């Protein structure tokens, strides 16, 4: 340079061919048990789905543009 893949909650990660109000673990808070602590066990917040545009009656999903990471791969001493 080119091809691909990945981007969703503080972390890691789903989310099936578009369908109404986006979940799950760990975390974190706050309770419950316990003489304390850890452990278990209820519960709370917590998210403009990486930006922007499009297509749709509808978009986390589909389509292009940029961005960031990551893989391969070509070209040069």
């Nucleotide at each position: 340079g080119c091809a691909c893949c990945a981007u969703u909650a503080g972390c890691u990660c789903a989310g099936c061919u578009g369908g109404a109000u986006a979940g799950a673990g760990c975390a974190a808070c706050g309770g419950a048990u316990u003489u304390c602590u850890a452990a278990u066990c209820c519960g709370u917040a917590g998210g403009c789905c990486a930006g922007a545009g499009g297509u749709u009656c509808a978009a986390a999903u589909c389509c292009u543009c940029u961005a960031u990471g990551g893989u391969g791969u070509a070209c040069c001493a």